Annotation
The RNA shown here (c-di-AMP riboswitch aptamer (ydaO/yuaA leader)) has 126 nucleotides and comes from Desulfitobacterium sp. It matches the Rfam family "c-di-AMP riboswitch aptamer (ydaO/yuaA leader)". Rfam describes the family as follows. This family represents a conserved RNA structure found upstream of the ydaO and yuaA genes in Bacillus subtilis and related genes in other bacteria. It was read from a public genome assembly, where an Rfam model found it. The coordinates come from a structure-prediction model, not an experiment, and the mean pLDDT is 77. Of the family's consensus pairs, 96% are formed in the model.

RNA sequence: UUGCUAGUAACGCUGAAUCCGUUUAUCGGAACGGGGGACAUGCCUCGGGGGUGAAUCACCUGUGUGUAGGGCUUGGCCUUUGCCCGAACCCGUCAACUAACCUCGUAAGCGAAGAAAGGUGUCAAA
Numbered sequence: 001u002u003g004c005u006a007g008u009a010a011c012g013c014u015g016a017a018u019c020c021g022u023u024u025a026u027c028g029g030a031a032c033g034g035g036g037g038a039c040a041u042g043c044c045u046c047g048g049g050g051g052u053g054a055a056u057c058a059c060c061u062g063u064g065u066g067u068a069g070g071g072c073u074u075g076g077c078c079u080u081u082g083c084c085c086g087a088a089c090c091c092g093u094c095a096a097c098u099a100a101c102c103u104c105g106u107a108a109g110c111g112a113a114g115a116a117a118g119g120u121g122u123c124a125a126a
Base pairs, nucleotide, nucleotide: 011111012110013109014108018030019029020028021027031106032105033104034103035102036101048094049091050090051089052088057066058065059064069085070084071083072082076120077119078118079117080116081115
C1' cells in the first nucleotide's frame, strides 16, 4: 500500500417502530403509526369476506420472464442515467366511509463510504 474476514463506539439505510421520566414495573407520558366505530334474534341453502405492507397482475412451468408499485447518493430538492425490491404474515363467517368514542404497536433486518452527472437553493467557515 492492497485484498479478505470479524468485532466495536459513532454514523447511515428499509421500516410507524423513537425520545423522556420513574416507583425499573405485564409501568407512565410525548411523538409517530395501525385497527374498530351507523343497530335485533333464530333456522336452511349457496358462497365467503377482510387487514398490515411498495409488494399487484399477466404469461408460463423454470424456483422463470415481465409488470402496477416501491427503495438507494452520509446536508435538502428537481431532472437524467444506474443499481435493487416487487415478500411475508394476520383475522376467522365478521368489517363501506366517518364524528364522538374504544383499542393496539414502538419490532425486525442491513451497510463500508464505490451509484453518478447536471442544476438549484440552504447552512457553516474564510